This is a predicted structure of a 352-nucleotide RNA (Bacterial RNase P class A) from a Pseudomonadota bacterium. Its Rfam family is "Bacterial RNase P class A". Rfam links the family to the GO terms tRNA processing, ribonuclease P activity and dimeric ribonuclease P complex. The model forms 94% of the base pairs in the Rfam consensus. Its mean pLDDT, the model's own confidence on a scale to 100, is 76. It was read from a public genome assembly, where an Rfam model found it. The source organism's lineage runs through Bacteria, Pseudomonadati and Pseudomonadota.
RNA sequence: GAAGCUGGCCAGGCAGUCGCCGCGCACCUUGGUGCGGGGAGGAAAGUCCGGGCUCCAAAGAGCAGAAUGCCGGUUAAUGGCCGGACACCGCGAGGUGAUGAAAAGUGCCACAGAAAACAUACCGCCGAUGGCUGUGAAAACAGAUCAGGCAAGGGCGAACCGGUGCGGUAAGAGCGCACCGCGCCUCCGGCAACGGGGGUGGCAGGGUAAACUCCAUUCGGAGCAAGAUCAAAUAGGCUGACCAUGACGUGGCUCGCGUCGUCAGCGGGUAGAUCGCUUGAGCGUCAGGCAACGAAACGCCUAGAGGAAUGACUGUCCACGACAGAACCCGGCUUAUCGGCCAGCUUCACCC
Numbered sequence: 001g002a003a004g005c006u007g008g009c010c011a012g013g014c015a016g017u018c019g020c021c022g023c024g025c026a027c028c029u030u031g032g033u034g035c036g037g038g039g040a041g042g043a044a045a046g047u048c049c050g051g052g053c054u055c056c057a058a059a060g061a062g063c064a065g066a067a068u069g070c071c072g073g074u075u076a077a078u079g080g081c082c083g084g085a086c087a088c089c090g091c092g093a094g095g096u097g098a099u100g101a102a103a104a105g106u107g108c109c110a111c112a113g114a115a116a117a118c119a120u121a122c123c124g125c126c127g128a129u130g131g132c133u134g135u136g137a138a139a140a141c142a143g144a145u146c147a148g149g150c151a152a153g154g155g156c157g158a159a160c161c162g163g164u165g166c167g168g169u170a171a172g173a174g175c176g177c178a179c180c181g182c183g184c185c186u187c188c189g190g191c192a193a194c195g196g197g198g199g200u201g202g203c204a205g206g207g208u209a210a211a212c213u214c215c216a217u218u219c220g221g222a223g224c225a226a227g228a229u230c231a232a233a234u235a236g237g238c239u240g241a242c243c244a245u246g247a248c249g250u251g252g253c254u255c256g257c258g259u260c261g262u263c264a265g266c267g268g269g270u271a272g273a274u275c276g277c278u279u280g281a282g283c284g285u286c287a288g289g290c291a292a293c294g295a296a297a298c299g300c301c302u303a304g305a306g307g308a309a310u311g312a313c314u315g316u317c318c319a320c321g322a323c324a325g326a327a328c329c330c331g332g333c334u335u336a337u338c339g340g341c342c343a344g345c346u347u348c349a350c351c352c
Base pairs, nucleotide, nucleotide: 001348002347003346004345005344006343007342008341009340010339012317013316014315015314016313017312018311020039021038023036024035025034026033027032028031041323045334046333048332049331050330051329052328053223054222055221056220065219066218067217068216069215070084071083072082073081074080085099086097087096088095089094100214101213105212106211107208108207109206122154123153124150125149126148129147130146132143133142134141135140162180163179164178165177166176167175181203182201183200184199185198186197187196188195189194227275228274229273230272237266238265239264240263241262242261246260247259248258249257250256282300283299284298285297288293318321
């Protein structure tokens, strides 16, 4: 210098004017005025996981269903994160992986191929043995391949019943041996996943669980429109008091006829108001820890609406500004995103 890998950070700046939503103080007085101060994000998003909180409820057990799935740690918890193991990819820094069980059972394995799971035999090899033919007196030899033997080689396939080599044989074959792989036993290291060594077995057990299944672990449901408090009006309810010698209507009045209430309290509860609501498993420094994380102490305060604020304009500068807008809160994951900065590391080239 070039090409990369990993992790972290920023997300137009400054000034002015006018607004909007909360907060504190003061003054008029329940709505304003003045002053001071605060007001979106790294994803506020998707609502995919995990928790807090609230109510239903009593959630103890079983069934069903769902999710997760190497090991250890971290955490309030997780399917997140960190560290490690193994497999694969990359020269490397690094990256990717639902990575338990296929000797519990069931299912499936297209096409091609003889055969796809109690193995089998298309081409092929052999024909030692038995039979056949020829020669021969016989022994024997030669020939063909009927019976039969074989699975080395070819061929098919994603995959074909361990692989390579030597011996062996008629040809062959774990038939024997060496190494590799695999199973079992055992020793060592490691908390473990796992790794390493020794012995042993001639090889059994093809693959597939993101097929059913089995095993292990976890999961009650609904969600802030959760839920709680105060509480007009109207209708109905309950209780008490008053009233039939009453009240109201008709009527000039009486009789008559018709109707049955009035007041107060209670309870639940609608509108409305308030709380829930933002001080929190919070952030920073920091002992410790490889790391995720994180004790004590100290410091910091960072929106809280309810048709729902966080905006508009002007000036100026530059590299001309992406995705995008809180609604109970928090920890993650995923997705979207103009451009830029920093740190550590890798490979290659050149120079000293």